[in-house]
Context: one part of a larger RNA
RNA sequence: CGUGGAAACUUGAUGGGGGCUCUUCCUAGUACGAGAGGACCGGAAGGGACGAACCUCUGGUGUGCCAGUUGUCCUACCAAGGGCAGUGCUGGGUAGCUACGUUCGGUUCUGAUAACCGCUGAAAGCAUAUAAGCGGGAAGCAGGCCCAAAGAUUAGGUUUCGUUUGAGACCGGUGGUAGACGACCACCUUAAUAGGCAUUAGAUGUAAGCGCUGCAAGGCGUUGAGUCGAGAUGUACUAAUACGUCGAUCU
Numbered sequence: 001c002g003u004g005g006a007a008a009c010u011u012g013a014u015g016g017g018g019g020c021u022c023u024u025c026c027u028a029g030u031a032c033g034a035g036a037g038g039a040c041c042g043g044a045a046g047g048g049a050c051g052a053a054c055c056u057c058u059g060g061u062g063u064g065c066c067a068g069u070u071g072u073c074c075u076a077c078c079a080a081g082g083g084c085a086g087u088g089c090u091g092g093g094u095a096g097c098u099a100c101g102u103u104c105g106g107u108u109c110u111g112a113u114a115a116c117c118g119c120u121g122a123a124a125g126c127a128u129a130u131a132a133g134c135g136g137g138a139a140g141c142a143g144g145c146c147c148a149a150a151g152a153u154u155a156g157g158u159u160u161c162g163u164u165u166g167a168g169a170c171c172g173g174u175g176g177u178a179g180a181c182g183a184c185c186a187c188c189u190u191a192a193u194a195g196g197c198a199u200u201a202g203a204u205g206u207a208a209g210c211g212c213u214g215c216a217a218g219g220c221g222u223u224g225a226g227u228c229g230a231g232a233u234g235u236a237c238u239a240a241u242a243c244g245u246c247g248a249u250c251u
Stems, first nucleotide, its partner, number of pairs: 001151001005161006014148004020048007032037001050105005058099004065092005070085006109143003116136004168246003172188005193239003196235005202228003209222005
């Protein structure tokens, strides 16, 4: 830009993905075989590799969470803290992201076939799966499963709304289930979108101060305390104000 203005939901031409394999058990120590050995067909269970999704579990990470701790400087000093030293070092760790973790997948089925195996059957009184005709038959082919998909210019369909009394979109803002930027998605006061605040799952592991005790280092009590809390729920306190722009045939 087109598809006749718009919104929502769709059809599926077409394209892509996937399609793997092993072991054990039963049938059955059966058929077969002198024995050694040892099945087809059919049924069941458990794996490997690969792939997808996810974070309940097990772990990893988690440099603006908690605690411990060394040296030094500072807050006059004590105590309590802060800075720096690779996040100073060390022990843990929420969300998120993750695999080593969890769940799931390949199948079944249908159609047409290949090699191959057949039925009926002449030419050619026989024979012949083929010449007419009709079947069986593969991890392969076409469907079926998953994904994209109407620029499929043959530009599809359905429903609803609207054509200036204007549907809808854009711009702007708060953000993230999205993201390099656009885009996408949620929300914009008729509001829980983000922040704050309250409570809390959870993390760390018993703060400071004070009291008691010990000559002291320290210990005990207040105390599962204090701090944090990317998660959850609630709450308009703050910010999403106000104004704009575009916007729909011909005869």
Molecule: large-subunit ribosomal RNA, domain VI
Organism: Patescibacteria group bacterium